Bacterial RNase P class A from Cohnella xylanilytica, 424 nucleotides, folded computationally. Model confidence (mean pLDDT): 76 of 100. It is recorded under the gene name rnpB. The sequence is in RNAcentral, with records from ENA and Rfam.
[in-house]
RNA sequence: AAAGUUCGACAGACAAUCGCUGGCGGCGCUAGCCGCGAGAGGAAAGUCCGGGCUCCACAGGGCAGGAUGCUGGAUAACGUCCAGUCGGCGCGAGCCGAAGGAUAGUGCCACAGAAAUGGACCGCCGAUGAUCUCGUCCCUGCUUAGUGGGAGAUGAGAAACAGGCAAGGAUGGAACCGUGGUGUAAGAGACCACGAGGAGCAUGGGCGACCCUGUUCCUGGUAAACCCCAUCUGGAGCAAGACCGAAGAGAACGCGGCGGCUCUCGAGGCCGCAGCCCUUGCCCGGGGCGCGUUCGGGUUGGUCGCUUGAGCCUGUCGGCAACGGCAGGCCUAGAAAGAUGAUUGUCGCUUCCAUCCGUGGGAGGACCGCCCGGUCCGCGAUACCACCGGAAGUACAGAACCCGGCUUACGGCGAACUUUCCGG
Numbered sequence: 001a002a003a004g005u006u007c008g009a010c011a012g013a014c015a016a017u018c019g020c021u022g023g024c025g026g027c028g029c030u031a032g033c034c035g036c037g038a039g040a041g042g043a044a045a046g047u048c049c050g051g052g053c054u055c056c057a058c059a060g061g062g063c064a065g066g067a068u069g070c071u072g073g074a075u076a077a078c079g080u081c082c083a084g085u086c087g088g089c090g091c092g093a094g095c096c097g098a099a100g101g102a103u104a105g106u107g108c109c110a111c112a113g114a115a116a117u118g119g120a121c122c123g124c125c126g127a128u129g130a131u132c133u134c135g136u137c138c139c140u141g142c143u144u145a146g147u148g149g150g151a152g153a154u155g156a157g158a159a160a161c162a163g164g165c166a167a168g169g170a171u172g173g174a175a176c177c178g179u180g181g182u183g184u185a186a187g188a189g190a191c192c193a194c195g196a197g198g199a200g201c202a203u204g205g206g207c208g209a210c211c212c213u214g215u216u217c218c219u220g221g222u223a224a225a226c227c228c229c230a231u232c233u234g235g236a237g238c239a240a241g242a243c244c245g246a247a248g249a250g251a252a253c254g255c256g257g258c259g260g261c262u263c264u265c266g267a268g269g270c271c272g273c274a275g276c277c278c279u280u281g282c283c284c285g286g287g288g289c290g291c292g293u294u295c296g297g298g299u300u301g302g303u304c305g306c307u308u309g310a311g312c313c314u315g316u317c318g319g320c321a322a323c324g325g326c327a328g329g330c331c332u333a334g335a336a337a338g339a340u341g342a343u344u345g346u347c348g349c350u351u352c353c354a355u356c357c358g359u360g361g362g363a364g365g366a367c368c369g370c371c372c373g374g375u376c377c378g379c380g381a382u383a384c385c386a387c388c389g390g391a392a393g394u395a396c397a398g399a400a401c402c403c404g405g406c407u408u409a410c411g412g413c414g415a416a417c418u419u420u421c422c423g424g
Stems, first nucleotide, its partner, number of pairs: 001420008010411001012347007020039002023036005041396001045407002048405005053237004065233005070084005085099001086097004100228002105226002107222003121169002123165003128162002131158007138150006177195006196219007204211002241304004250295006257273006275289005311330008348394006358387004364377005371424001
């Protein structure tokens, strides 16, 4: 210098002006006004896990269903975290793991291939059985040392019919554990030696997963197939839920002016006047109307739930760590179509450009990565550095009951570590 790995902290600052939402105080009959102080995140997101809280259900136990699945620890709990074991990836720093059981049972293993756990296409053999050829023995016919026959026995051979085999070839991601030997007609874990993997047992180490050694038995894969084993597990969610409660309709009780009509003779029904309400303040005109009290239900709405909590900060102690104990300090949004913003100015940070004019420093500086060695500029106001000037950028994203996680989005910064390279 390039390429990476892990971890950590941060998420611009200040001021002015104009706004927004709660809190407290003051003024105001109310509406509201004034002042003070507060006001998003590391992910507030996805709503994927876990818990608190609320309501419903529930004697207890079991089945079914669901989730999880190496070990130990942390925790309110977790599928999270920490420390390990085993396996995999990477040269490495490191990272990843969906990591119980295939020796409980059932299933599946595309295409190819004979066969994917009971198989034979090529191939090897053909011991055994059958067939054929030749020879010997035996029996026998004819004739006199030869020839013909077979219900037989035996030896050799041929072909490869029955049959045996799975070593080799060929297929496949995978072929009945691998290599070598013994053995056999040919072969084969059939047997032997060595080795691979798995399981059981024993000794030793470790809390444990597991590791070392020995011994016995076994040998395809798949549980991201059914299943078996172990552990956990009731449901819905703040629009949960609790309280207060208009108007209208309903029920009960009480009251209901004057006149007329009608009836089922009761304030039951209808009409007119009076009364009340609306029609801009008044009049006319028009329209509408029984009144009061109580009750339960709980609609519009309001209040609570709501933010003091498995809280935050600092110190110290225990622990490798996750985390926990103790002491001190602090109070840090609570909206409801949903506030937390906008503008301007100054500064910060990153990158780039320009300049050598101004101010200050200045005898060195830049480059070949450093050093050695070298090149260039400078030791003049003149190199070079800083200030001063200009431009661009300054991410992802917005609480909605709360908390612990995971995942996803995203900006630059710092620390430690790894690998590689250089004219030597």
Notes:
Of the family's consensus pairs, 93% are formed in the model. It matches the Rfam family "Bacterial RNase P class A". By type it is a ribozyme.